[in-house]
RNA sequence: CUGUUCGGACGGGUGGUCGCCUGGACGGUGGGUUGUACCCGCCGCUCCGGGAGGAAAGUCCGGUCUCCCCAGGGCAGCAUGCCGGCUAACGGCCGGGGGAACCCGCUCAAAGCGGGCUUCACGGAAAGUGCCACAGAAAAUAUACCGCCGGAGGAUUCGGCCGCAAGGCUGAUUCUUCGGUAAGGGUGAAAUGGUGCGGUAAGAGCGCACCGCGGGCGGAGCAAUCCGUUCGGCAGGGUAAACCCCAUGCGGAGCAAGACCAAAUAGGAGAGGAGGAGCGGCCCGCUCCGUUCGACUCUCGGGUAGGUCGCACGAGCCUGGCAGCAAUGCCAGGCCUAGAGGAAUGACCGCCGCCCUUUCGAGGGUACAGAAACCGGCUUACAGUCCGGGCAGGCCC
Numbered sequence: 001c002u003g004u005u006c007g008g009a010c011g012g013g014u015g016g017u018c019g020c021c022u023g024g025a026c027g028g029u030g031g032g033u034u035g036u037a038c039c040c041g042c043c044g045c046u047c048c049g050g051g052a053g054g055a056a057a058g059u060c061c062g063g064u065c066u067c068c069c070c071a072g073g074g075c076a077g078c079a080u081g082c083c084g085g086c087u088a089a090c091g092g093c094c095g096g097g098g099g100a101a102c103c104c105g106c107u108c109a110a111a112g113c114g115g116g117c118u119u120c121a122c123g124g125a126a127a128g129u130g131c132c133a134c135a136g137a138a139a140a141u142a143u144a145c146c147g148c149c150g151g152a153g154g155a156u157u158c159g160g161c162c163g164c165a166a167g168g169c170u171g172a173u174u175c176u177u178c179g180g181u182a183a184g185g186g187u188g189a190a191a192u193g194g195u196g197c198g199g200u201a202a203g204a205g206c207g208c209a210c211c212g213c214g215g216g217c218g219g220a221g222c223a224a225u226c227c228g229u230u231c232g233g234c235a236g237g238g239u240a241a242a243c244c245c246c247a248u249g250c251g252g253a254g255c256a257a258g259a260c261c262a263a264a265u266a267g268g269a270g271a272g273g274a275g276g277a278g279c280g281g282c283c284c285g286c287u288c289c290g291u292u293c294g295a296c297u298c299u300c301g302g303g304u305a306g307g308u309c310g311c312a313c314g315a316g317c318c319u320g321g322c323a324g325c326a327a328u329g330c331c332a333g334g335c336c337u338a339g340a341g342g343a344a345u346g347a348c349c350g351c352c353g354c355c356c357u358u359u360c361g362a363g364g365g366u367a368c369a370g371a372a373a374c375c376g377g378c379u380u381a382c383a384g385u386c387c388g389g390g391c392a393g394g395c396c397c
Base pairs, nucleotide, nucleotide: 001393002392003391004390005389006388007387008386009385010384012352013351014350015349016348017347018346020051021050022049023048024047025046026044027043028042029041030040031039032038053368057379058378060377061376062375063374064373065254066253067252068251077250078249079248080247081246082096083095084094085093086092097122098120099119100118102116103115104114105113106112123245124244128243129242130239131238132237145185146184147181148180149179150178151177152176153175154174155173157172158171159170160169161168162167193211194210195209196208197207198206212234213232214231215230216229217228218227219226220225258309259308260307261306268300269299270298271297272296275289276288277287278286279285316335317334318333319332320331321330322329323328353366354365355364356363357362
């Protein structure tokens, strides 16, 4: 310098024209009451302000808030699972411990030790049950394919010794059979601890040293755990994101939660009630509904349409300081920052920025994605830019 990966930050700027939602001012206009004053609405070639995100997404986890339910205990179900801390809370975050992969250093090398980086649903497999493909002798309480070793028997070829000879003894090779073995080979993701020395017919924790494992004791640490020492040749494969066991936690529904105001019509309750309504104002007349089945008038209460609240000052944002390794907390100063219905938050045109291509004239691109009661997390998506760490490659000193 380039590439890749992980973590963090950002994720266009500016101007013009035309719109959308919303708050205020002003003007016009409608209604209420006696009122140029007040209240309630509607409108605007008017003016001023505000108007999406780091994920607004998935709705996975935890809360705030609201209503319903709730004597006590248990079963079932679901979730979580090394330790400590943070937090309103969490399955989240931070720190620590342990394991694993990779890299570097020490080392001839391996093992081991130290460091770095990434990562892990990281309680229990000596409670029980289940499962372990293919390959392999054997996948869990047994076994032996090749091989190695020993005994017995046979064979022919070769060698040695004895014998005049027939032949005998013996070594090697090979076959059969009976045993021993689990070093070595081979299978597998995984094979009943590993390395070395001794030992043995060959072998084997059979014996020993170191490592590993388990128990006891001592020390360090809040703890997980680590270190030291001693005892035991050594429990005995893996799998619990299989059932299961242990510990801890868990009522339900969700802002269409829920609270308040409340029309017309129909129906309900109570009181009055013999009249009431129509035929353009009055009288007569006529028609209709009523006087047991109660017309009509008034009052009350519940629900609906509709409206208001919930609902934007909050586990809030910015800056600085302090405590802490950190997550985070505390203090001081400053700020007010969308909110409605499912619907607004935009469109077009310049200029600039950034990236890619280039025949150096220019051309193309500028992601993922749109709040709905609110907050803290997690996960997923993302053009491009910047910062830091790791790794690989190239070049220079």

Background: The RNA shown here (Bacterial RNase P class A) has 397 nucleotides and comes from a Bryobacteraceae bacterium. Its Rfam family is "Bacterial RNase P class A". Gene Ontology terms of the family: tRNA processing, ribonuclease P activity and dimeric ribonuclease P complex. Rfam classes the family as a ribozyme. A source record names the gene rnpB. The RNAcentral record of the sequence draws on ENA. The model forms 94% of the base pairs in the Rfam consensus. NCBI's taxonomy places the organism under Bacteria, Acidobacteriota, Terriglobia, Bryobacterales, Bryobacteraceae.